[in-house]
Source information: This is a predicted structure of a 576-nucleotide part of an RNA (small-subunit ribosomal RNA, 5' domain) from an uncultured bacterium. The RNAcentral record of the full RNA draws on ENA. Its Rfam family is "Bacterial small subunit ribosomal RNA".

Context: one part of a larger RNA
RNA sequence: AACGAACGCUGGCGGCGCGUCUUAAGCAUGCAAGUCGAGCGAUACUCGGGGGCAACUCCGGGGAAAGCGGCGGACUGGUGAGUAACGCGUGGGCGACCUGCCUUGGGGAUGGGGACAGCCGCUGGAAACAGCGGGUAAUACCGAAUACGCCCGACCACUUAAUUUUUGAGAUUGGGGAGUCAGGAAUGGCGAAAGCUAGUCUUAAAAAUUAAGUGGUCGGGGAAAGGGGCUAAGGCCCCGCCCCGGGAUGGGCCCGCGUCCCAUUAGCUAGUUGGAGGGGUAACGGCCCGCCAAGGCGAAGAUGGGUAGCCGGCCUGAGAGGGCGAACGGCCACACUGGGACUGAGAUACGGCCCAGACUCCUACGGGAGGCAGCAGCUAAGAAUAUUCCGCAAUGGACGAAAGUCUGACGGAGCGACGCCGCGUGGAUGACGAAGGCCGAAAGGUUGUAAAAUUCUUUUGCGGGUAGAGAAGGAGGCGCGGAGGGAAUGCCGCGUCGGUGACACGUGCCCGCGAAUAAGCCCCGGCUAAUUACGUGCCAGCAGCCGCGGUAACACGUAAGGGGCGAGCGUUGUUC
Numbered sequence: 001a002a003c004g005a006a007c008g009c010u011g012g013c014g015g016c017g018c019g020u021c022u023u024a025a026g027c028a029u030g031c032a033a034g035u036c037g038a039g040c041g042a043u044a045c046u047c048g049g050g051g052g053c054a055a056c057u058c059c060g061g062g063g064a065a066a067g068c069g070g071c072g073g074a075c076u077g078g079u080g081a082g083u084a085a086c087g088c089g090u091g092g093g094c095g096a097c098c099u100g101c102c103u104u105g106g107g108g109a110u111g112g113g114g115a116c117a118g119c120c121g122c123u124g125g126a127a128a129c130a131g132c133g134g135g136u137a138a139u140a141c142c143g144a145a146u147a148c149g150c151c152c153g154a155c156c157a158c159u160u161a162a163u164u165u166u167u168g169a170g171a172u173u174g175g176g177g178a179g180u181c182a183g184g185a186a187u188g189g190c191g192a193a194a195g196c197u198a199g200u201c202u203u204a205a206a207a208a209u210u211a212a213g214u215g216g217u218c219g220g221g222g223a224a225a226g227g228g229g230c231u232a233a234g235g236c237c238c239c240g241c242c243c244c245g246g247g248a249u250g251g252g253c254c255c256g257c258g259u260c261c262c263a264u265u266a267g268c269u270a271g272u273u274g275g276a277g278g279g280g281u282a283a284c285g286g287c288c289c290g291c292c293a294a295g296g297c298g299a300a301g302a303u304g305g306g307u308a309g310c311c312g313g314c315c316u317g318a319g320a321g322g323g324c325g326a327a328c329g330g331c332c333a334c335a336c337u338g339g340g341a342c343u344g345a346g347a348u349a350c351g352g353c354c355c356a357g358a359c360u361c362c363u364a365c366g367g368g369a370g371g372c373a374g375c376a377g378c379u380a381a382g383a384a385u386a387u388u389c390c391g392c393a394a395u396g397g398a399c400g401a402a403a404g405u406c407u408g409a410c411g412g413a414g415c416g417a418c419g420c421c422g423c424g425u426g427g428a429u430g431a432c433g434a435a436g437g438c439c440g441a442a443a444g445g446u447u448g449u450a451a452a453a454u455u456c457u458u459u460u461g462c463g464g465g466u467a468g469a470g471a472a473g474g475a476g477g478c479g480c481g482g483a484g485g486g487a488a489u490g491c492c493g494c495g496u497c498g499g500u501g502a503c504a505c506g507u508g509c510c511c512g513c514g515a516a517u518a519a520g521c522c523c524c525g526g527c528u529a530a531u532u533a534c535g536u537g538c539c540a541g542c543a544g545c546c547g548c549g550g551u552a553a554c555a556c557g558u559a560a561g562g563g564g565c566g567a568g569c570g571u572u573g574u575u576c
Base pairs, nucleotide, nucleotide: 001575002574003573005572006571007570008569009568012423013422014421015420016419017418018416019415020381025379026378027377029376030375031374034071035070036069039068040067045062046061047060048059049058050057051056078334079333080332087259088258089257090256091255092254093253094252097251098250102247103246104245105244106243107242108241110144112142113141119134120133121132122131123130124129150221151220152219153218154217155216156215157214158213159212160211161210162209163208164207165206166205167204168203169202170201171200172199173198174197175196179190180189181188182187226239227238228237229236230235260306261305262304267297268296269295272294273293274292275291277289278288279287309331310330311329312328313324314323315322316321336357337356338355339354340353359370360369361368362367387413389412390411391410395409396407397406398405399404426456427455428454429453436447437446438445439444461513462512463511464510465509466508467507470503476497477496478495479494480493481492482491520565521564522563523562524561525546526545527544531560532559533558534557535556541548542547
């Protein structure tokens, strides 16, 4: 200097932040993910009409809850247990990949079928729930048609790359070689140029093979769904549907480098390391499998053990460094514990499913239900950490054509001096100086302009009044213009009208009242700023270190005075 702090004493207000660091212990209750009737069929109920004495019944309109179907429940929100790892950070790679909704380009949507919920009837069960039979709709499901492009296969052409062969050119090395040197000779050493010969490298051309890509031909395979508005009845428009390509966004995988302590952990490893083949995946890969080889890692620290989510950042420091990783933002991991898959564009699937386990609850004892590390709240633990609040008005999200619905995300309010910042608790004048207190050598000194008193102001407070912003886009109405072959609806652009405030008894401004509502805490031996008196008598006590106290204690206790900070001040803990 700092803190997600705690404790003691004290405490006026506001703004902005922060608030279970311990038991990833257990949880009562409520809420936290739904939405769409413009995808589908039907109904309770209700309205109208008909029949009937009535019970009731028939037809038509509106129409829940539930159901089928679509999209969303993989986002948002929480926590830090695990993890020393390509988990994270940083820089790259994917010719080894995926991507719903969105956007863009091209093309298409023909014609059929059979079911299952709901419903009706029956049955079992205490319940949770389940079974049997009948029967029904769809943007649910399944064949068929068409599909250049898409996927698979075959063939052809081209391009690229690699390998091999042949030919040409160049470079280079060796053989050979005119010659030269040594030697008496045999012989040996050196050796230019051309041609010949062998090899290496570079380059060009051709051919062949293999692989990849592009284009073409052929064969095989693969689609679709409707709903709404308007109409001049032809059709047009809007939202959807199917196939193919591009983009954007989000992800998956791989790699280089970096990432704590212990060597009182020195050897570790059998799918282990690699290969060729296959399976699997969106995709590469021992990811998995059979076979083959015997490898792979390690003193530049493998393996083992301990500790820990990582980062942007935060604290400290002149810096280098050290410590930390609350809040906010990015990534990761987890969702009672362990395991598993399903669905899906996407799954660690928190408020989905199945199995096992522990725990809690219900039970008719046969069997069932549950998962707050969501927001509140409770118990426990602890030195210690908040309301079972208000609202979808704003921002954002899901669904919807929209109106809108949902949203404990979020926006707000509440509690806590927990932190930072700001303001106030009054200002001016006022005595050679009241009273009281304390000291005193009894002269006086000090508290001290301090008070009183006079005067002023009204931040704040209390009471009253008043104004604006967070609200604008909308939906819809009207007017004008535009695109298209274009009448209407619709679409696009501009203008105008147009509703909506949780906070909020708030905030700003104005008026009234009245100094009124508001000061403490620690220290005063040295370090260290600020001293006297009394009490006590190694007692009671103090203390961060040195050390004080045994009869004059500036160090204990009290008082007066003084010093420091101030709605805080000290202490403790922790970091630099």